The RNA shown here (transfer RNA) has 71 nucleotides and comes from Sphaerobolus stellatus SS14. A source record names the gene tRNA-Gly-TCC-5-1.
RNA sequence: ACACGCGUGGUGAAACGGUAUCAUGCUUGCCUUCCAAGCAAGCGGUCGGGGUUCGACUCCCCGCGCGUGUA
Numbered sequence: 001a002c003a004c005g006c007g008u009g010g011u012g013a014a015a016c017g018g019u020a021u022c023a024u025g026c027u028u029g030c031c032u033u034c035c036a037a038g039c040a041a042g043c044g045g046u047c048g049g050g051g052u053u054c055g056a057c058u059c060c061c062c063g064c065g066c067g068u069g070u071a
Stems, first nucleotide, its partner, number of pairs: 001070007010024004018054001025043006047063005
């Protein structure tokens, strides 16, 4: 320099056009003599910009970051 892959809560993963889901975490409550475990409720996210579309995490373009490969 070029090609390919990846980027989603604090963390690890789903979802691949139609309300973003799960686990864990955190907060509060219940339970308990206390703690842990368990139960209930809540908090928290799509890398940035643009385009297509009635509608974009998803498709397209540019950029940023990480990884792999070739030179």
Model confidence (mean pLDDT): 82 of 100.